About this RNA:
A computed fold for a 92-nucleotide RNA from an uncultured Anaerolineae bacterium, annotated as c-di-GMP-I riboswitch aptamer. The prediction has a mean pLDDT of 80.
[in-house]
RNA sequence: CUAACCGAAAGGCAAAGCUAUUGAAAAAUAGCCUCGCAAAGUUAUGGAUCUUCAGCCAAGCGAAAUUUGGCAAAGACCGCCAGACUACCGAA
Numbered sequence: 001c002u003a004a005c006c007g008a009a010a011g012g013c014a015a016a017g018c019u020a021u022u023g024a025a026a027a028a029u030a031g032c033c034u035c036g037c038a039a040a041g042u043u044a045u046g047g048a049u050c051u052u053c054a055g056c057c058a059a060g061c062g063a064a065a066u067u068u069g070g071c072a073a074a075g076a077c078c079g080c081c082a083g084a085c086u087a088c089c090g091a092a
Stems, first nucleotide, its partner, number of pairs: 006090002012037002017032006035079001041085003045082003049076004055071005
């Protein structure tokens, strides 16, 4: 000096909650706050989990409205796990 590991210092992100907005919803965005995080950066590629406005089927009710279940489909989520890509600082 470089790399890996690691995370002391300096930094970074920001759970849950609250307020506002968007959405049918899951959820997302912004602000406050700060549970935690060495990739808690990006990516929906695989699995897991979550949602159901509209669509189809069945049952119930039946003037209408409305309810329940299933199917397909669409969506959400990377701070659930994994993969891919990228990466700041430097004590022991």